[in-house]
RNA sequence: CGGGGCGUAGUUUAGUGGUAGAAUGCGUGGCUGGGGGUCAUGUGGUCUGAGUUCGAUUCUCAGCGCCCCGA
Numbered sequence: 001c002g003g004g005g006c007g008u009a010g011u012u013u014a015g016u017g018g019u020a021g022a023a024u025g026c027g028u029g030g031c032u033g034g035g036g037g038u039c040a041u042g043u044g045g046u047c048u049g050a051g052u053u054c055g056a057u058u059c060u061c062a063g064c065g066c067c068c069c070g071a
Stems, first nucleotide, its partner, number of pairs: 001070007010024004018054001025043007047063005
């Protein structure tokens, strides 16, 4: 420098045009003498900008970051 892939909760991930779920973590409470464990409840997210669309996490373009391949 060229090509490809991936960016979603603190972490690991699902979803893929119609207001995003799970596990785990964290907060609070119950059970327990306490810890551990378990149960209930809460918390918190679509990398950034533009475009298309009635509507974008999803489609298009540009940028940013990470990984892989080639030179």
Source information:
The RNA shown here (transfer RNA) has 71 nucleotides and comes from a Candidatus Levyibacteriota bacterium. The source organism's lineage runs through Bacteria, Bacteria candidate phyla and Candidatus Levyibacteriota. The sequence was found in a public genome assembly. Rfam family: tRNA. By type it is a transfer RNA.